SAM riboswitch aptamer (S box leader) from Thermoactinomyces mirandus, 110 nucleotides, folded computationally.
Rfam family: SAM riboswitch aptamer (S box leader). Rfam links the family to the GO term regulation of gene expression.
RNAcentral holds the sequence, with entries from Rfam.
The source organism's lineage runs through Bacteria, Bacillota, Bacilli, Thermoactinomycetaceae and Thermoactinomyces.
The prediction has a mean pLDDT of 83.

[in-house]
RNA sequence: CUCUUAUCCAGAGAGGUGGAGGGACUGGCCAGGUGAAGCCUCGGCAACCAUUGAAAUUUUGUUCAAACGGUGCCAAUUCCAGCAGAUCCCCGAUAUCUGAAAUAUAAGAG
Numbered sequence: 001c002u003c004u005u006a007u008c009c010a011g012a013g014a015g016g017u018g019g020a021g022g023g024a025c026u027g028g029c030c031a032g033g034u035g036a037a038g039c040c041u042c043g044g045c046a047a048c049c050a051u052u053g054a055a056a057u058u059u060u061g062u063u064c065a066a067a068c069g070g071u072g073c074c075a076a077u078u079c080c081a082g083c084a085g086a087u088c089c090c091c092g093a094u095a096u097c098u099g100a101a102a103u104a105u106a107a108g109a110g
Base pairs, nucleotide, nucleotide: 001110002109003108004107005106006105007104013042014041015040016039017038022030023029025082026081027080028079043074044073045072048070049069051066052065053064054063055062078102083099084098085097086096087095
C1' cells in the first nucleotide's frame, strides 16, 4: 500500500516546547496569537487484540467482569452534507428518515 471482517449519536486533558496553521478530501460550518499542527512529559477514556477470573455451554465459540501488556482515542455524532431511496410537495429547493460510499481505528491476510 491492497484485500477481508468488525465498529463509529457513549466516554476521556493538563503542563512544557513550538509559532500558523488545523478539523482526511470537496463544499459548508467551526475551534485557533486568550497560541493551530507537530514533538515531549504526566494523566485519563475505552475495551479491538492479548491476558486473568466467573457463568452457561461445550467443537469452534458466547456473555459478564478486571485493566499489568499491544494498539487506539481524549472540541463539536466520523462536526454537517456529498451517492441512492422514502416521507413532504403542483414541481423544485429546504427539512426529516433509511441505506450505501468514503474516512478513521482494530484484528487477520497478501